Transfer RNA from a Planctomycetota bacterium, 74 nucleotides, folded computationally. The sequence was found in a public genome assembly. The organism belongs to Planctomycetota, within Bacteria. Its Rfam family is "tRNA". Rfam classes the family as a transfer RNA. About the family: Transfer RNA (tRNA) molecules are approximately 80 nucleotides in length.
Order: sequence, then C1' cells, then structure tokens
RNA sequence: GGGCCAUUAGCUCAGCUGGCUAGAGCGCUACGUUGACAUCGUAGAGGUCAGUGGUUCGAGUCCACUAUGGCCCA
Repeated sequence: GGGCCAUUAGCUCAGCUGGCUAGAGCGCUACGUUGACAUCGUAGAGGUCAGUGGUUCGAGUCCACUAUGGCCCA
C1' cells in the first nucleotide's frame, strides 16, 4: 500500500427480506421471601445502535467516507 471482518446497555451478544415503541442473558438498584446470607420471585434504571454524510415515505438494517480493533496479501 491492497483486501476482508467486527463496532448495538457496565460485560457477552441477538436483531430475518428496511416498517409502529431497540431486545436477551449476566451485572446493578429497590421490594418480597429469610433470624441473617445465598437462592428464588416481582419491578425498575441504564442505549446519540462507533462518527459524518447520503438513499428512502421510513435506516440498527442499504450506500460512501472516517475512526478503532482483528485477520490475510504484498
């Protein structure tokens, strides 16, 4: 220098052929249960979907560029 992949909650990850309000597990907080703890149950908080721009009536999803990380070639 060239190519490919990934980036979504604190962590690990789903999200199909673009369609109303973005989800799960773990973790966190509160309450219930216990003599207390753990377990279990219920509820809740937590997200500029890496960034900018574009396409579209509509983008986490499609396109371009940028950034970060990984792999391959030279």